Record summary: This is a predicted structure of a 504-nucleotide part of an RNA (large-subunit ribosomal RNA, domain I) from Sphaerochaeta sp.

[in-house]
Context: one part of a larger RNA
RNA sequence: GGCACACAGUGAAUGCCUAGGCACUAAGAGGCGAAGAAGGACGCGACUAACGGCGAAACGCCACGGGAAGCGGUAAGUACGCGACGAUCCGUGGGACUCCGAAUGGGGGAACCCAGCAUGUAGAAGACAUGUUACCGUAUUUGAUACGGGGCGAUACGCAGGGAACUGAAAUAUCUAAGUACCUGCAGGAAAAGAAAGUAAGAACGAUUCUGCGAGUAGUGACGAGCGAAAGUGGAGGAGCCAGUUACCAUAAUAGUUACAAAACCAUAGAUUAGAAGAACGGCGUGGGAAAGCCGGCCAAAGAAGGUGAGAGCCCUGUAUUUAAAAAUGUAUGGACUAGGGUAACAAGAAGUAGGGCGGGACACGAGGAAUCCUGUUUGAAGAAGUGAGGACCAUCUCAUAAGGCUAAAUACUACUUAGUGACCGAUAGUGAACCAGUACCGUGAGGGAAAGGUGAAAAGAACCCCGGGAGGGGAGUGAAAGAGAACCUGAAACUGUGUGCUU
Numbered sequence: 001g002g003c004a005c006a007c008a009g010u011g012a013a014u015g016c017c018u019a020g021g022c023a024c025u026a027a028g029a030g031g032c033g034a035a036g037a038a039g040g041a042c043g044c045g046a047c048u049a050a051c052g053g054c055g056a057a058a059c060g061c062c063a064c065g066g067g068a069a070g071c072g073g074u075a076a077g078u079a080c081g082c083g084a085c086g087a088u089c090c091g092u093g094g095g096a097c098u099c100c101g102a103a104u105g106g107g108g109g110a111a112c113c114c115a116g117c118a119u120g121u122a123g124a125a126g127a128c129a130u131g132u133u134a135c136c137g138u139a140u141u142u143g144a145u146a147c148g149g150g151g152c153g154a155u156a157c158g159c160a161g162g163g164a165a166c167u168g169a170a171a172u173a174u175c176u177a178a179g180u181a182c183c184u185g186c187a188g189g190a191a192a193a194g195a196a197a198g199u200a201a202g203a204a205c206g207a208u209u210c211u212g213c214g215a216g217u218a219g220u221g222a223c224g225a226g227c228g229a230a231a232g233u234g235g236a237g238g239a240g241c242c243a244g245u246u247a248c249c250a251u252a253a254u255a256g257u258u259a260c261a262a263a264a265c266c267a268u269a270g271a272u273u274a275g276a277a278g279a280a281c282g283g284c285g286u287g288g289g290a291a292a293g294c295c296g297g298c299c300a301a302a303g304a305a306g307g308u309g310a311g312a313g314c315c316c317u318g319u320a321u322u323u324a325a326a327a328a329u330g331u332a333u334g335g336a337c338u339a340g341g342g343u344a345a346c347a348a349g350a351a352g353u354a355g356g357g358c359g360g361g362a363c364a365c366g367a368g369g370a371a372u373c374c375u376g377u378u379u380g381a382a383g384a385a386g387u388g389a390g391g392a393c394c395a396u397c398u399c400a401u402a403a404g405g406c407u408a409a410a411u412a413c414u415a416c417u418u419a420g421u422g423a424c425c426g427a428u429a430g431u432g433a434a435c436c437a438g439u440a441c442c443g444u445g446a447g448g449g450a451a452a453g454g455u456g457a458a459a460a461g462a463a464c465c466c467c468g469g470g471a472g473g474g475g476a477g478u479g480a481a482a483g484a485g486a487a488c489c490u491g492a493a494a495c496u497g498u499g500u501g502c503u504u
Stems, first nucleotide, its partner, number of pairs: 001503009015489001016454002020425002022422007029414002031152002039100003042055003046078002050074002052059001061094006070082003105114003115133007135149005157188001158186005168175001172222001198205002209236005219227002240406003244346006254339003265335005271329003275323003281296004297314002299303001305317003355379008365391001386401005441448002461488001464475004
């Protein structure tokens, strides 16, 4: 030095666990904001750095309701207090709410600076306090005044205005990717669409939307790569309406009361926002500990689940079931109110429009035989004996009535709330984040972006003694265990030692 064995150190794998995630389901809700939001800055505690809470009325104020013995958050401690005259806590409604931020008196390098006007202290100046003073739109007009808007939000869903490239075509230009990504505007709880100038075909159907089939069909296409219907049929859902005049019937349909024309309400039912009641078990031994074992019982509209010193229907919280609201909210039904309805006749039934030429775009359809729809430009009708369509065009036939408008449901989505589910993860996994994480840290910046969980049933967290400056350790003590001692469950391997044996 090597090998082997034993015992240690280091190290953190593994096992077990879950406080956090992930994906869904069913309901709800689908917004907040000039009455100042979202998000922040700075403050507020006896002692208070942070997180959480709150706002100069600042760990909180008032009222109402719930609830019942403790309470002054995480979070121990000291001090001082509060509470059966019901606190803390939970819910509802109020009050108050610095400064920044759409930020809105002006400015500004956000959380700062400086003003005008009115009123007041109070009376000249100066000062202070309170209030007010942005812009745009609408209301005939300038002004005044009133009302509305602005910003945020889920990288979601919708409609519209713009609109790529990589890529594919095994190159590439038409084409594709794709009307996608992205930008912008505008919404709503959904949006959009929508009551035939439709689809069809000798038979008919009867608004729109979503969906199975039709069908990867018919087509389209450097007929390449690709793109890709519709009718019909099955289902979900179903709803139709609006303008004038006259006559008749009639106060009934129907709709609505924040933002449609218009303005307040009542009753009943059930729901949401705190809660309440809620069955049934003992013994024995083992053990640190019983819920496990054994013995004997009980409840069950409750044997979901979680906790409790190991595995509990009957110990605790709960669960099934039943029940509750002073206050607020929304739902349904009815009443009341507001607006007005039906039938018939007549009238009216949308012009620079339909259509054409040229150029584009959309239609599954790339100019094609190219209908249909939109329109930049240029033209330009008819008037229901009319007009449009039925995929060039013409005829016959059929269908429908353009150039005005409204319309629930079926459909899409989920930041958020409640209840739950999982052949989802279990700390290198699952969110980036189980832990004070979008933190520390990096970057001028846009932006990038971690690591880090576990003593024990209970701190009972090791009084006291010894060595040591301390760190650390040895006793003692606690504990079932300290080889559970806070660098704390388990504690593999690499790696490092000590001892013994063999060997060079």